A computed fold for a 1470-nucleotide RNA from an uncultured bacterium, annotated as small-subunit ribosomal RNA.
The sequence is in RNAcentral, with records from ENA, Greengenes and SILVA.

RNA sequence: UAGAGUUUGAUCCUGGCUCAGGAUGAACGCUGGCGGCGUGCCUGAGAUAUGCAAGUCGAGCGAAGUUCCGACCGCAAGGUUGGGAUUCAGCGGCGGACGGCUGAGUAACGUGUAGGAAUCUUCCCAGAACUCGAGGAUAGCCCACCGAAAGGUGGGGUAAUACUCCAUGUUUCCGUAAGGACAAAGUGCGCAAGCACGGUUUUGGAUGAGCCUGCAUCCUAUCAGGUAGUUGGUAGGGUAAUAGCCUACCAAGCCAAUGACGGGUAGCUGGCCUCAUGAGGGUGGUCAGCCAGAGGGGGACUGCGACACGGCCCCCACUCCUACGGGAGGCAGCAAUCAGGAAUAGUCGGCAAUGGACGAAAGUCUGACCGCGCGACGCCGCGUGUAGGAUGAAGUUCGAAAGAGCGUAAACUACUGUGAUAGGGGAAGAAGUCUCGUCGUAAGACGGGAUUGACGGUACCCUAUUAGAAAGGAGCCGCUAACUGCGUGCCAGAAGCGUCGGUAAUACGUGGGCUUCAAGCGUUAUCCGGUCUUAUUGGGCGUAAAGGGUCGUGUAGGUGGUUAUACAAGUUAUCUUUUAAAUCUCUUCGCUCAACGAAGAAUCAGGGGAUAAAACUGUAUAUCUAGAGAUUUCUCAAGGGGGAUGGGAACUGAAGGAGGAGUAGUGAAAUGCGUUGAUACCUUCGGGAACACCAGUGGCGAAAGCGCAUCCCUGGGAGAGGUCUGACACUGAGACACGAAAGCGAGGGGAGUGAAGCAGAUUAGAGACCUGCGUAAUCCUCGCCCUAAACGAAUGCUUGCUAGCUGCAUGUUCUCCAUUUUGGAGCACGUGUGGCGAAGGUAACCCGUUAAGCAAGCCGCCUGGGAAGUACGACCGCAAGGUUAAAACUCAAAGGAAUUGGCGGGGAGGCACACAACCAGUGGAACGUGUGGUUCAAUUCGACACGAACCGAAGAACCUCACCAGGGUUUGACAUAUGAGUGUAAUCCCCAUGAAAGUGGGGACCUCCGCAAGGACACUUUUACAGGUGCUGCAUGGCUGUCGUCAGUUCGUUCCGUGAGGAGUGCCCUUAAGUGGGACAACGAACGCAACCCCUGUCUCGUGUUACACGUAUCACGAGAGACCGCCUCGACGUUUUGUCGGGGAGGAAGGCGGGGCAGACGUCAAGUCCGCACGGUCCUUAUACCCUGGGCUACACACAUGUUACAAUGGGAAGCAACAACGAGCUUAGCGAGUCUGCAAAGACAAGCGAAUCUCUGAAAUCUUCUCUCAGUUGGGAUUGAGGUCUGAAACCCGACCUCAUGAACACGGAAUUGGUAGUAAUCGCGGGUCAGCUAUACCGCGGUGAAUACGUUCUUGCCUCUUGCACACACCGCCCGUCAAGCCAACAAAGUCGUGGAUAUUCGAAUCUCGAUGUAUUUCGGGAGAGUUUAUUUUCGGCGAUGAGGGUUAAGUCGUAACAAGGUAACC
Repeated sequence: UAGAGUUUGAUCCUGGCUCAGGAUGAACGCUGGCGGCGUGCCUGAGAUAUGCAAGUCGAGCGAAGUUCCGACCGCAAGGUUGGGAUUCAGCGGCGGACGGCUGAGUAACGUGUAGGAAUCUUCCCAGAACUCGAGGAUAGCCCACCGAAAGGUGGGGUAAUACUCCAUGUUUCCGUAAGGACAAAGUGCGCAAGCACGGUUUUGGAUGAGCCUGCAUCCUAUCAGGUAGUUGGUAGGGUAAUAGCCUACCAAGCCAAUGACGGGUAGCUGGCCUCAUGAGGGUGGUCAGCCAGAGGGGGACUGCGACACGGCCCCCACUCCUACGGGAGGCAGCAAUCAGGAAUAGUCGGCAAUGGACGAAAGUCUGACCGCGCGACGCCGCGUGUAGGAUGAAGUUCGAAAGAGCGUAAACUACUGUGAUAGGGGAAGAAGUCUCGUCGUAAGACGGGAUUGACGGUACCCUAUUAGAAAGGAGCCGCUAACUGCGUGCCAGAAGCGUCGGUAAUACGUGGGCUUCAAGCGUUAUCCGGUCUUAUUGGGCGUAAAGGGUCGUGUAGGUGGUUAUACAAGUUAUCUUUUAAAUCUCUUCGCUCAACGAAGAAUCAGGGGAUAAAACUGUAUAUCUAGAGAUUUCUCAAGGGGGAUGGGAACUGAAGGAGGAGUAGUGAAAUGCGUUGAUACCUUCGGGAACACCAGUGGCGAAAGCGCAUCCCUGGGAGAGGUCUGACACUGAGACACGAAAGCGAGGGGAGUGAAGCAGAUUAGAGACCUGCGUAAUCCUCGCCCUAAACGAAUGCUUGCUAGCUGCAUGUUCUCCAUUUUGGAGCACGUGUGGCGAAGGUAACCCGUUAAGCAAGCCGCCUGGGAAGUACGACCGCAAGGUUAAAACUCAAAGGAAUUGGCGGGGAGGCACACAACCAGUGGAACGUGUGGUUCAAUUCGACACGAACCGAAGAACCUCACCAGGGUUUGACAUAUGAGUGUAAUCCCCAUGAAAGUGGGGACCUCCGCAAGGACACUUUUACAGGUGCUGCAUGGCUGUCGUCAGUUCGUUCCGUGAGGAGUGCCCUUAAGUGGGACAACGAACGCAACCCCUGUCUCGUGUUACACGUAUCACGAGAGACCGCCUCGACGUUUUGUCGGGGAGGAAGGCGGGGCAGACGUCAAGUCCGCACGGUCCUUAUACCCUGGGCUACACACAUGUUACAAUGGGAAGCAACAACGAGCUUAGCGAGUCUGCAAAGACAAGCGAAUCUCUGAAAUCUUCUCUCAGUUGGGAUUGAGGUCUGAAACCCGACCUCAUGAACACGGAAUUGGUAGUAAUCGCGGGUCAGCUAUACCGCGGUGAAUACGUUCUUGCCUCUUGCACACACCGCCCGUCAAGCCAACAAAGUCGUGGAUAUUCGAAUCUCGAUGUAUUUCGGGAGAGUUUAUUUUCGGCGAUGAGGGUUAAGUCGUAACAAGGUAACC
């Protein structure tokens, strides 16, 4: 020392990505009041107009000009001469090597730090000595000449602190010594003495500079060898000085895995940023130190100092001037301009201060510097008011319309004055300098006077007036503080990550509100942090990325047993020195505070030096034997390796025999072989490969690997003893060796097997799986290759330590038993190899003395997924290929273990009319009904696997009605409220017109309540609103379907697990059942199951109308009883049990849940329904509302679903008034309707009874009896059609039912397929009801009558339950997912070539300059060499483009298949 989001259905882990923080020489967007302090070309070391940035000294010198003052001459003009001041050029001196700028180059003694010796040092300080004499020039100047200019040439004459020579020589230098050699300058002031400033030589100091060395100093090995002045020596040269610095000669060295050489990048440091004021990482702007550079390159000169930013010479590029002959220039100084760029300022003031150059000084110069200006670029400070003020104003936003928010906010009242404006005062920064005076030997000190400020009339202070000039930015889904309305509708857009947006978006845009920071706020970029995500501090490698195939042998390196002595390198302690200043930290102080500044203090670590200690490491020398090894005696086991020889079984071939039709093969077949004789059988001979049984989680080997037997050669290991060596050890980068299979080369060999290939099948296809053939290969010898899931289901080697139990192999000592011997058993101790487990570890799985535990040593390897173990390069290889090994680009994951589900063409157990068995059907026909489709003005709408399709619809002629055509109405057909007006209420009748609705007109009536006011009511009109079967069932409620009447689903406490979760609910037995029992880390409980409820079957009791046999209990209603494996017996299962199940029996109406119903757990399907109802939102409002007439929902090439009637004789028809039900229904609006009559009938007329246990519907039918039909499309079947009627209803045309007569279709038992049913069931037969005027009902809901067959059983099909197993699935297998092809986009690779960059080698020419030789008054000329650059050739590095090629990545809905995940349908993989 802070974390968070994101992989999953959920979990733990691994692991990446992202965020919150700080920082910046920043930029961009929006906004912007003031001040202080800082800071400002990061890009083109690109190019620059203009001005300035380095001069100064007359007290070094001569002259010239101007001016002033004299002197002399002159009438004057003027001339001569002297002096002062001043100006400019020149000679001369000092300074232009500092200061200022920049960071191109440089990976280096460049820098940092610590040292060193072979050096120089102008000016400055201190010491010593000297400062003598002489000389010749030259610029300026004058004259002449050349040139456009720049500039130059010749002649004449002149000075010096310029130059030269002589003398002297304290010193200094050379030399062993003797001896030799080397200087100088004057000027000012003064009457002068002299003083001052100089000059020369030298010593020392100080300062500055040069040189050498140790250590430290980026990335890259896909750069491994580099080097020829290279390494050293000798001699010479050279330098201030050391040195291959240079030359000659000699030697062959020197550097390098501790990374030479090469390539890339880069100025280094103090510091700065960050961080835990750690370790680190990043950075080197401002300030400071060092270095380097001055347009690119080279070179020297002068000088103390340069190879010189504002100096010189030369080459190159560029710019300018030109009279075309030739010249000039260098802002990476300060400003400024152009360009580049996302981007960085004034052509300002002043030398007042500080500092510098020159000067004796005054002073001059100074774009160093001090100041001002511009920029919110940064840091710091201040302000934009303060107090009161509710009727919570207006406005606005939201709203459930009540109200709430903005909000004391505003208005308004009172106040203050930072600021603003105006006026006034007004600094510090000043020290010096000049002059006078005093003192002092002097330096100088003190005092008086005068004078010096760019900033600047600025800061600051005072006074007056004035709330007046002065608030925005970003955000509001989570991380992350902060929510609502509208718009939009996977669009527009947002986004740091996760993600948001497809009609109710707190995520887009906008309004309101809110949050946060604030003169700023956001965004972008970059760095550190978080990130223990490179792990020294501080990570890992069985399965997540990661142990090398063996690490077998072994080099360097790293590490290393015991004892003693010495040393003191590491180590430790003390002292000392250094680590510039600034910065950081602490304290104090100064600007009103702060930023900022000043003073003082502190400061780890590092380097150097001194002293001390001696435990540990080290070094040296000795010692020991426990590590390691050697040797010896004895013993042991083995598929250890190599070679040779031998063997039998099987196979195959050939020959012969015998035999006679097939054989072989498969899921089934076929191809194949076979009458030219196969297969099968026998005999003989040949050939090659492999060695059954023994054989074993047994043995050996480093691994790969090793299996018939014998012999020869050979390696390692184990055990029991002895002797010896004396740390000889461990590990091991490179290196070397071995290394399955496949493959390659050469030569053999080739039986079987068998890639490729051919053929047959399978299949939609089948380039496969299956089958038949079959080449290479497999085998041997020699040589390569060098990889594997080379694995212990992924585990480097060595050593030590840390419970055990139990096998096996092998060995040893010993004990016991038995024995003729072989033998058997066992304790203990080794070596090896297995299983289980304590502690401990682990994300978990699991590991656990054979560690994945606890420690030590050494090596190898990892750092998100993909691209990719790929490209390029290099090395190896005959090739195939191997080893080493990236990036662009792309994704937010990829992954491990475990959990819960779901799934499996995985396993186990169980259930269900699920199959099987049986019965009757459907699918074929005709018709009914529904749906699709089609059609139509409309054929209203919904429902679509099971779980839509006689479903909503328990009644479409009108109505219904939602659809269509047409006609009409607009506060409306209906509700509430309201303003105004009218009134003869409501209501009824008539006429016209019209299809009706309606429209227009006329008439009748002349109201009710109340004392009154008024009210009720109606009409006309106004406004709110009504209305909608319009949309959204994916906004909803409610209801329903379905899995499924399946047996499941959970909770509390507790326990286990880091956790998701698990246990409970798993196991055994049992059940229809999570039903019950047993055992158990579980104990209890809830919703389901069961039961309670209803119907029904028996009985009892009660009541009894309208039932009935007339006094009962048939019947009705009501209340109860009864059944529980309760009793007996036998059997089965089970470890046991008081268990469970089963068979039989008794009793009983009923026997094993008696039968049936009701009742549907947690949940699933965004299942169905907005057209039953309700309801959010949305849409329409003279229409999507309302009314009416007519039409449609009833259409019709067709397809499907569900029914009815049939196909006949178990039947049809006729007759009888032959027999037997039950459930139900029936009139406020007129129902059920007996009966009688009429009609063939449907019905009609009259009409009793009954609001019903009373009357009616109501005749039940199948059945029974008799007759007939006689196997035919019929006397089966009844469709269709014609005619005539009845009924309902305003109305039967579209489009009703029924009756009568006539007509008499298909159909003769139904393909693939498929449905229902396990008993009062199926089948069959009728009856009733609802809806309803009537009816399409053959539907639906009920009722009873007659009344079967079959179930071996659970292999298969379907569905379900439980356990288990695998999983890459979780939208859950209708899942996931791979590759080619086609298309778009992207980046990189190869590529004929082409264009460029940097270098190397050779070569051509070769400037300035240097150097050598000659010439010699003269660096004058000539010649040689070096030399920037340049020419040509070759080569190399890096890069740009590139037809085309190959692969890669990516992109909602393309093509083909289905490779993987389940036994993934051929196990997968290397």